[in-house]
RNA sequence: GCACGCUUAGCUCAGUUGGUAGAGCAUCCCCUUGACGUGGGGAGGGUCGGGGGUUCAAGUCCCUCAGCGUGCA
Numbered sequence: 001g002c003a004c005g006c007u008u009a010g011c012u013c014a015g016u017u018g019g020u021a022g023a024g025c026a027u028c029c030c031c032u033u034g035a036c037g038u039g040g041g042g043a044g045g046g047u048c049g050g051g052g053g054u055u056c057a058a059g060u061c062c063c064u065c066a067g068c069g070u071g072c073a
Base pairs, nucleotide, nucleotide: 001072002071003070004069005068006067007066010025011024012023013022019056027043028042029041030040031039049065050064051063052062053061
């Protein structure tokens, strides 16, 4: 340099055919316990790597930039 893949919550990851974002763990609260842990219930936490475009509507489609990984030179 070229090709492909990835980037979504603090962490690990889902998200189908565009229709307004979820799970587990972690954190906080309640119940349970003599207490801790375990178990059960609940809450908070994101604008989806940055920017632009298409669309009534974009995590999803298109362009561009950045980062990471793999392969080929």
Molecule: transfer RNA
Organism: Candidatus Adlerbacteria bacterium